[in-house]
RNA sequence: GAUAAAGGCAAACCGGUCGUAAGGCCGGGGCGCAAAGCUACGGGCCGGGUGGUCGCAUCCGGUCGCCGGGCUGCCGAA
Numbered sequence: 001g002a003u004a005a006a007g008g009c010a011a012a013c014c015g016g017u018c019g020u021a022a023g024g025c026c027g028g029g030g031c032g033c034a035a036a037g038c039u040a041c042g043g044g045c046c047g048g049g050u051g052g053u054c055g056c057a058u059c060c061g062g063u064c065g066c067c068g069g070g071c072u073g074c075c076g077a078a
Base pairs, nucleotide, nucleotide: 001075008033009032013028014027015026016025017024018023031065037071038070039069041068042067043066044063045062046061047060048059049058050057051056
């Protein structure tokens, strides 16, 4: 990549559980996704600690379903 086919993932919300929190995991759910597979490497955003001249700085953590980079990969006509 085609209004093809097969198969996949799973937002909000609800229940359980872990965490100070952001948020993670499991089950239900299904808004969407062609990398919504993996990776916190760069930027962004979010939470917490400390400092502050109150502009922010710094450390730790989270998010790859915010963007970029890297790695890997299913189906496949014209």
c-di-GMP-I riboswitch aptamer from Thermogutta terrifontis, 78 nucleotides, folded computationally. The prediction has a mean pLDDT of 87. Rfam family: c-di-GMP-I riboswitch aptamer. Its family is annotated with cyclic-di-GMP binding in the Gene Ontology.